[in-house]
Context: one part of a larger RNA
Parts: sequence; structure tokens; C1' cells
RNA sequence: ACCGGCGAGUUACCGUAGCGUGCGAGGUUAAGCAGGAGAUGCGGAGCCGAAGCGAAAGCGAGUCUGAAGAGGGCGCAAGUACGGUGCGGUAGACCCGAAACCAGGUGAUCUAGCCAUGAUCAGGUUGAAGUUGAGGUGAUACUCAAUGGAGGACCGAACCGACCCCCGUUGAAAAGUUGGCGGAUGAAUUGUGGCUAGGGGAGAAAUUCCAAUCGAACCUGGAUAUAGCUGGUUCUCCCCGAAAUAGCUUUAGGGCUAGCGUCGGAGAAGAGAUGCGCGGAGGUAGAGCACUGAAUGCAUGAUGGCCCCAUCCCGGGGUACUGAAUGCAAUCAAACUCCGAAUGCCGUGCAUUAUAUCCGGCAGUCAGACUGUGGGUGAUAAGGUCCAUGGUCGAAAGGGAAACAGCCCAGACCGCCAGCUAAGGUCCCAAAAUAUAUGCUAAGUGGAAAAGGAUGUGGGGAUGCACAGACAACUAGGAGGUUGGCUCAGAAGCAGCCACCCUUCAAAGAGUGCGUAACAGCUCACUAGUCGAGUGACCCUGCGCCGAAAAUGUACCGGGGCUAAGCAUAUUACCGAAGCUGCGGAUUUACUGGAGACAGUAAGAGGUAGGGGAGCGUUCCAUGGGAGCGGAAGCCGUACCGGAAGGAGCGGUGGAUCGCAUGGAAGUGAGAAUGCCGGU
Repeated sequence: ACCGGCGAGUUACCGUAGCGUGCGAGGUUAAGCAGGAGAUGCGGAGCCGAAGCGAAAGCGAGUCUGAAGAGGGCGCAAGUACGGUGCGGUAGACCCGAAACCAGGUGAUCUAGCCAUGAUCAGGUUGAAGUUGAGGUGAUACUCAAUGGAGGACCGAACCGACCCCCGUUGAAAAGUUGGCGGAUGAAUUGUGGCUAGGGGAGAAAUUCCAAUCGAACCUGGAUAUAGCUGGUUCUCCCCGAAAUAGCUUUAGGGCUAGCGUCGGAGAAGAGAUGCGCGGAGGUAGAGCACUGAAUGCAUGAUGGCCCCAUCCCGGGGUACUGAAUGCAAUCAAACUCCGAAUGCCGUGCAUUAUAUCCGGCAGUCAGACUGUGGGUGAUAAGGUCCAUGGUCGAAAGGGAAACAGCCCAGACCGCCAGCUAAGGUCCCAAAAUAUAUGCUAAGUGGAAAAGGAUGUGGGGAUGCACAGACAACUAGGAGGUUGGCUCAGAAGCAGCCACCCUUCAAAGAGUGCGUAACAGCUCACUAGUCGAGUGACCCUGCGCCGAAAAUGUACCGGGGCUAAGCAUAUUACCGAAGCUGCGGAUUUACUGGAGACAGUAAGAGGUAGGGGAGCGUUCCAUGGGAGCGGAAGCCGUACCGGAAGGAGCGGUGGAUCGCAUGGAAGUGAGAAUGCCGGU
């Protein structure tokens, strides 16, 4: 891992609501006795009900409050016993699962410390005190030599330890091996016997050790501890079908009540829903500046400052400063409003529909997701976050979007080798137009992107110049006062400042650029000629171009490939889904007919949590009726039947029990629980 078996809402009592049965203003017994451990009989104690209200006295279909014949509160319509079902409570209460807590015991054969009694430490080295001798001294001290053999001394085996690397890591080993390494006469090591015990002991102290277990050992018990947590929870079909919100919560991944679901009952007013009409309240979008604020320019200009005159006081004048206030013009606002929609909401009339509402049983839901729209927050970021309002997913399959819960189309009862469509498509992959008409694009744009840039190209508009000759090109001119004035070393069109005139002319700037130290020189504006028809500067707009660098391999059309098979507008066909239609079948609800079976008509049937309904199968029991050695159950095979769970027939195997009908009772259905046991 697979296969097989086992494996989870039970039971008792109490309550509550449907259902069934009995009796009914009543219903019913309990213990006990008899009896077969019955049925049943006896047993009426007790319980529930038949009257309530009030604190009570008390009154009573009423009563309490109250001054009250008022008002208001609570009352005045059948129950009860048993059974069965749903749910709740108390119990382990659907099953498995802690980390832990407590009690009583068992452990110091491991290990820690201690006690008693024993044992062990090859060999080598160093050479303390002391002693002896000699020297030395008045005597000491002191010096030298020898002797001596101290030391938590040195080197190094046994022994004890464990610093480093490899190996080992389902090991040879639940801590080891190889090679190095530390201590090795000591606070050394070790044998045997003993002592200390879990709220504890021991500890050269590390939360270290106390039998491979230690922030509190192990065993048994309380005990099925508790688990707002995770996992699991077993046959079928039919009908309906949610929620991820609000309030409160030591509450936030849990609850309770409400909301939303389902089932039963009541009820009958057209209460509910939709559309139209009418009548309302409102201050959003927008807009506006009348208020509150913000904010720009101009005008007038208070106050204050500065300057001048005056200065004894009264003052006077100016101001390129400040700038209140007012006026004019143009703006801004979630917490501004002189205004003010669309929607939505409330009421009502009509129309069309079929739900609303109330009572009761049972729930689930309280992590939501994306998308469109209106907003807050954030950075007018996020597959961000928080609201509001729709949709889809959740709980929705089908078609489209290459693939793709939340986007687009569309809501799957079953069958059909029938038809029509939606979104989206119609060259090939690949069903259907190589369709039609008119344009556009040349960029593979289409088939990714901005500011910005550009004689790309199409359409529209308005405008200057132009056969009295434009634009471009070529030829020629482009002058004089004058080197304008200033400045400057210089400044002559051309560093800079100021001015920008006059003359000659077809025309020519006190000069457009290059240039010089300054001049010079080249050039332009401007003019004439040659030439002979358009040319220049703008505005709006369609489609394109550049801007454009990324990591496995083309890789930003799904691919091939496309110049239409791209884009725009218009048109006609066709394809295309579980949509719609047709035919057949089964089923639900309502209505009608019918005693019923059933028939007809109409409308339905996606579905998670969840509610309701109807069934299949297993084991055992009761009753009835059966099968079986002429072969039961079980097992194997099989093309049969049923809407499903399932059920037959036949053959083989097997060798003694087993179906069916109607009821009843449950250890009643397995794929999942890192499930348990066994097998392979």
C1' cells in the first nucleotide's frame, strides 16, 4: 500500500410539540397481592384536569387596582393515560484524541551524595624540608658537598575520562568504531554491603540525576477527567432550500436572540408583489456663492509704518510699504447652500398576479469571494481594506472567454443518429461566408504601454501669396550719411547699453547668422531677371510610426498561417448550449371528475448546510403458509427484472438448513477517522 473483518446519535428518567389508540368532565393507577419472572384481575394511596384573581383577608366567571357601574392587568372554548416520532434537560450522551490535576502505592541493581569494609595505580623523571660532613663565626647566621625522598610535582601504560575530525545515522551499537586527546599518589579510581523518595531526595549547580523516562519518576485508581479544538460519522429516491448580517457577549475561528430555510396549522381582509396614474416628505448628483469659510486680479482705500515741512500746541504734504472694508470680475468646499434632480421611500386609485401575516415543531448560518456602480481609507497603489447597492460563485452543471469558482450567454427530471436560437463565431486545426457593399491601415499595426517627438497617410475647415508670374532653384544687386551715439585697449550691422533716423533707389535692417584682436570676408532679410503653375503657414479629425531592455525555448494572435483571414460602417445567410421547440417516458403540486383505482388540465422538478416525505436491505421474534440429501445456506458464473436502494431464474460448487407474507424489536447498511485487528 491493497484486501477482508470490526468501527460512531444509544439507553434510562424527566419535559415539550406533532401523530396514533382508549375513555371523556373526567382520565389514570403506583407499590403491593394473586398469576407462568406472563397476559390479566385486585389495589384509588397518588397524579393531571374540570376556576380564576389577589401580597393577603377574601371574592368568584370573574377578580385585582381604584372613589368608581370608568379604564387597565390577569382570567372565562377538553382533558387524560399509554404507545410511537422530532427536539430539549440530567446522565460519558455520536465516536476517537490531549498537555495536565489528585489519591494510594512501587522504585537509589542505572545514576547523585553519604556511611561501613576491602581492593588498585607498569616504568621513568625531578629532587622540598630534615640530617651528616667540611668551610665559616666569639657563638649564631651563612656557604659547599653528600645524604634524604616531599609534591592535589613532571613524562607515560593499566585504570578513569571524553577535546577534534572522519565513519556510522532503517547503525555492529536507542551514543559506538578508527586516529589523535585529558587525568593518571589523588578533591584519584573501584568491589561488596547499606542510607536518603516524588508537595520529595541528591546535586564542585547543568533545570543535572533519581532504572534507555524528569521544570517535577513510574504503576494503579478518580476516569469514558475536560477539549468553545482537529479528524471521522456507514443504504436509496422524491419536494423545498439558506447564511457568512444586526444587537449583546473576558466576546471576536464560541454562543444567545432577531434576520434568512423547512414542516404543520390558522385565517380570510385582495393584507403581499409588479406596472401605471395621483398625492407626499427629503437636501444627494449637479449647480451656485445669498450664508459660513477658502482663494485670484483690478479699483477705491481706513488703520499702521516710512519720508518731508512744522514742532509750544493744533497739525500739513508725500508714499513703487502694509492692506481692513466696500465695489467689479473670475473661482473652490464631506462637516457651505439662494437653489436642486434622476432613482429610491411613504400613502392612495386602477390593473395584473400569488403571495404576505399569525401560531407551533425542527434547523443551519455569525471566516464569505470576485465583478459593475456610489464612496471612505490607502498613494484617485494592491487579487489591499471598510461600507452601500446590483450580479455571479458559494450551493450551478452546459456554451463562450486557448486553458481559467466570482466575466459574457444560459439555470441540467430521463431518453432521441429531429428542429430553432443566445453569447461567441464562419481560411485550416475546428461546426459554419475564402459572403456582399463602401472606405481605412502597410505598421504583421491588428496580436501589450505613457509623457513626449515626427514633411507617414485619409477626411473636413478656414487662411496668405500667385499668369500684373507666386513657392523652390539659378544669375545679379544687397548701397550712401556711417566706424550711428555710448562704452571700451579696440567695439566699424554682429561683447554690452541707448536710439533705430535720413538719403539714393527696382531693392537693401543703424542689420539674420558665420567670421575678425578690431577691420576685412561669406551670408540673410529685401529687389530685379530667368523659369511657368500652383505654393506656404494653421485648426479639427480617422488609421498608423518612434518612444519599447530580462532572465529554461519562439512565448503579448491558442497554433498554422493571414495584407485581409486586420480596422470602421451597413447588409444577408449559416454554425453554435443540458436555453427554446418536437416526440416518448417517469414524477411533484394545484384544480376538476370519480366511492376508489385512476383520468384530464395547468404549472413545476440545479442544489451545499438544513427541513419534510416515501422506500430498499441486514439480524432476531411472533403468526400464517412453504422449500430442502431427488441437494438448504454460503461461494462462483450469467446477455434477466425494477425509478434507485435492490430482486429473481439457470448452471457449477457445497453438503444441512432456509425463503415468503403480515406485524414487531434492533449490537441494522462503511471508503476515508496519520482508525483497530488479521492477511498478502
Large-subunit ribosomal RNA, domain II from Traorella massiliensis, 680 nucleotides, folded computationally.
Model confidence (mean pLDDT): 87 of 100.
RNAcentral holds the full RNA, with entries from SILVA.